[in-house]
RNA sequence: CUCCCCGUAGUUCAACGGAUAGAACGAGGGUUUUCUAAUCCCUAAAUCGGGGUUCGAUUCCUCGCGGGGAGG
Numbered sequence: 001c002u003c004c005c006c007g008u009a010g011u012u013c014a015a016c017g018g019a020u021a022g023a024a025c026g027a028g029g030g031u032u033u034u035c036u037a038a039u040c041c042c043u044a045a046a047u048c049g050g051g052g053u054u055c056g057a058u059u060c061c062u063c064g065c066g067g068g069g070a071g072g
Base pairs, nucleotide, nucleotide: 001071002070003069004068005067006066007065010025011024012023013022018055027043028042029041030040048064049063050062051061052060
């Protein structure tokens, strides 16, 4: 320098172009227990950035940024 893949809660992952963006673990509160752990209930928490297409974009296109891989 060229090509390919990836980027979503704190973490690991979902989401035929149309749900209030969801699950598990973790966190906070409650429940329970003599105490702790476990159980059960509740709560908060995310789409890498700009632009475009579309009635509608997490999804498609494009330019960046970041990470990984291959070639030279």

This is a predicted structure of a 72-nucleotide RNA (transfer RNA) from a Patescibacteria group bacterium. The source organism's lineage runs through Bacteria and Bacteria candidate phyla. It matches the Rfam family "tRNA". Model confidence (mean pLDDT): 80 of 100. The same sequence occurs in records of 2 taxa.